[in-house]
Predicted 3D model of a 73-nucleotide RNA (transfer RNA) from Hungatella sp. Model confidence (mean pLDDT): 82 of 100. Its Rfam family is "tRNA". By type it is a transfer RNA. RNAcentral holds the sequence, with entries from ENA.
RNA sequence: GGGGACAUGGCUCAGUUGGGAGAGCGCUGCGUUCGCAAUGCAGAGAUCGUGGGUUCGAAUCCCACUGCCUCCA
Repeated sequence: GGGGACAUGGCUCAGUUGGGAGAGCGCUGCGUUCGCAAUGCAGAGAUCGUGGGUUCGAAUCCCACUGCCUCCA
């Protein structure tokens, strides 16, 4: 220098037909307990890496850039 994969709550990930942003763990509150753990219920938390474009509508399609991993030289 060139090719490919990845980037979504604090963490690990799903979302693959373009139309509801979700799960587990963690966190907060309440119940249960003498207390803790475990467990039940409820709740907060992500402008989907950044900037543009297409579209009535974009996490999803297109372009550029950034970061990280990997292959080739």